Notes
The RNA shown here (transfer RNA) has 73 nucleotides and comes from Microbacterium sp. 77mftsu3.1.
[in-house]
């Protein structure tokens, strides 16, 4: 220098154009229970890398850009 894949709560992950103001698990916080703790139960908080485009509608499709990984030279 060329090419490919991936990027979603603090962590892991679901999603494949409308049923998504994005679901689940772990973590955290509150409450219940308990003499206390743990466990269990209930609830809460928390995310689409960034920018643009296509579309009535984008986490999803396209382009650019950034980052990570891999391959070729």
């Nucleotide at each position: 220098g060329g090419g490919a894949a991936c990027g979603u709560c603090g962590u892991c992950u679901a999603g494949a154009g409308g049923c998504c103001u994005a679901g689940g698990a772990c973590c955290u916080c509150a409450c219940u229970c308990u003499u206390c703790c743990a466990a269990a139960g209930u609830g809460a908080u928390g995310a689409c890398g960034c920018g643009a485009g296509u579309u009535c509608g984008a986490a999803u499709c396209u382009c650019g850009u950034c980052g990570u990984u891999c391959c070729c030279u």
The source organism's lineage runs through Bacteria, Actinomycetes, Micrococcales, Microbacteriaceae and Microbacterium. The prediction has a mean pLDDT of 83. It matches the Rfam family "tRNA". It is annotated as a transfer RNA. The RNAcentral record of the sequence draws on ENA.